This is a predicted structure of a 465-nucleotide part of an RNA (small-subunit ribosomal RNA, 3' major domain) from an uncultured bacterium. Its Rfam family is "Bacterial small subunit ribosomal RNA". The full RNA is in RNAcentral, with records from ENA.

Context: one part of a larger RNA
RNA sequence: UGACGGGGGCCCGCACAAGCAGUGGAGUAUGUGGUUUAAUUCGAAGCAGCGCGAAGAACCUUACCAGGUCUUGACAUCCAACUAAGGUCGCAGAGAUGCGACUGUGCCCUUCGGGGAAAGUUGAGACAGGUGGUGCAUGGUUGUCGUCAGCUCGUGUCGUGAGAUGUUGGGUUAAGUCCCGCAACGAGCGCAACCCUUACCUUUAGUUGCUACGCAAGAGCACUCUAGAGGGACUGCCGUUGACAAAACGGAGGAAGGUGGGGACGACGUCAAAUCAUCAUGCCCCUUAUGACCUGGGCUACACACGUACUACAAUGGCCGUUAACAGCAGGAAGCAAUACCGCGAGGUGGAGCCAAACCUCAAAAACGGUCUCAGUUCAGAUCGCAGGCUGCAACCCGCCUGCGUGAAGUCGGAAUUGCUAGUAAUCGCGAAUCAGCAUGUCGCGGUGAAUACGUUCCCGGGCC
Numbered sequence: 001u002g003a004c005g006g007g008g009g010c011c012c013g014c015a016c017a018a019g020c021a022g023u024g025g026a027g028u029a030u031g032u033g034g035u036u037u038a039a040u041u042c043g044a045a046g047c048a049g050c051g052c053g054a055a056g057a058a059c060c061u062u063a064c065c066a067g068g069u070c071u072u073g074a075c076a077u078c079c080a081a082c083u084a085a086g087g088u089c090g091c092a093g094a095g096a097u098g099c100g101a102c103u104g105u106g107c108c109c110u111u112c113g114g115g116g117a118a119a120g121u122u123g124a125g126a127c128a129g130g131u132g133g134u135g136c137a138u139g140g141u142u143g144u145c146g147u148c149a150g151c152u153c154g155u156g157u158c159g160u161g162a163g164a165u166g167u168u169g170g171g172u173u174a175a176g177u178c179c180c181g182c183a184a185c186g187a188g189c190g191c192a193a194c195c196c197u198u199a200c201c202u203u204u205a206g207u208u209g210c211u212a213c214g215c216a217a218g219a220g221c222a223c224u225c226u227a228g229a230g231g232g233a234c235u236g237c238c239g240u241u242g243a244c245a246a247a248a249c250g251g252a253g254g255a256a257g258g259u260g261g262g263g264a265c266g267a268c269g270u271c272a273a274a275u276c277a278u279c280a281u282g283c284c285c286c287u288u289a290u291g292a293c294c295u296g297g298g299c300u301a302c303a304c305a306c307g308u309a310c311u312a313c314a315a316u317g318g319c320c321g322u323u324a325a326c327a328g329c330a331g332g333a334a335g336c337a338a339u340a341c342c343g344c345g346a347g348g349u350g351g352a353g354c355c356a357a358a359c360c361u362c363a364a365a366a367a368c369g370g371u372c373u374c375a376g377u378u379c380a381g382a383u384c385g386c387a388g389g390c391u392g393c394a395a396c397c398c399g400c401c402u403g404c405g406u407g408a409a410g411u412c413g414g415a416a417u418u419g420c421u422a423g424u425a426a427u428c429g430c431g432a433a434u435c436a437g438c439a440u441g442u443c444g445c446g447g448u449g450a451a452u453a454c455g456u457u458c459c460c461g462g463g464c465c
Stems, first nucleotide, its partner, number of pairs: 008465006015456002019420005026311008034302002042053002064297007073127001077126002079123005086103007107116003129286002132284003138280002140275003143271001145269001150189006156165003169180003195263004200231007209221003213218001234257001237251005313413001317372006330361003335354002340349003379410001384405007426448007
């Protein structure tokens, strides 16, 4: 000077408290440990690993294992020789691969001999290749404390010096935010603002949008909406408190009031934090193999343990019906697919329209009526059997969906523990990325829509003295 204290003072945060809904018990999904295995590829490890890398393991992916193969190589550059390149087919084989047949003769220059470009085959070696090791050799990127309010510098002053001062103090703020004071005076990185979005208004522009006219065509741009520009909120005004300051509290006006709501944005640094498997890279290691190709298997195993979710245990409910009503984000050409028809259904036939403000994907909970009457049930749906559908060379290991039958545990969960302060929690569905197919995951979107906060003694984390 820091850090630490079951030292003190001040302050903050869903930290506690007050509430609501959960987890921990059940079944299933998924990740991890462990065990097993020929292999169950590798990494991630308190918070800050565990629905994490993985926005999607049947083959591929794939890095793992078994077997079959290759050795200038699957990929790149250089040299020489030969051949255009390419396409179709047959045989052997699990395929990689090997053998053979047919077809094809292109482009540029030409002295018609040939030469060249591109590509392929063969050969020689320089070399290629490595998801092999080291994240404790590194770059880059990321997590975390933490969107916490801090971290520093120049000059001056003080101190022998390490250092101090400034940055402490009195108030105030979400804030080292601002005011006042002061041996300090200034400045930088952070805070805030500038950026995006949302809430109000004006204006410009009206097609594919809208409709006061109209059956439509048309006409129009008022309204809704779309997308550009601008305005608007600044403690600006009033009152009270305050040191006459900064500011706080109340009020007016206003769509919005004191940072209006949300996002992007993460200071100096900490954890030898994570990543050599995104990528790049030093050094070390392999080089007929630790490289490369193929088929099959594995990553999906299963006495068990943990994390994260989904579905339930029911009547604020289940089931049936009713004209069945009402969104937003977003996506669509090897695509989205309507009306119609077939099928109980998954789905199939067919294909209008749409390169999309035009067409399509496209709601559910809610409401109304009926039924069930507290039961392992008309709850719940695991598991299993049979029959089908779809994708795809291919669903045995190992996909998703449908129908019929079967009908397990489960009657609200011990100790403990999580999230959330408002359009939030809870609840309901919808979309997208990945993707041939596969979503209870992830990222978004809207519908319905609460309760509670006395307060800061205590638990946890943090800031200042």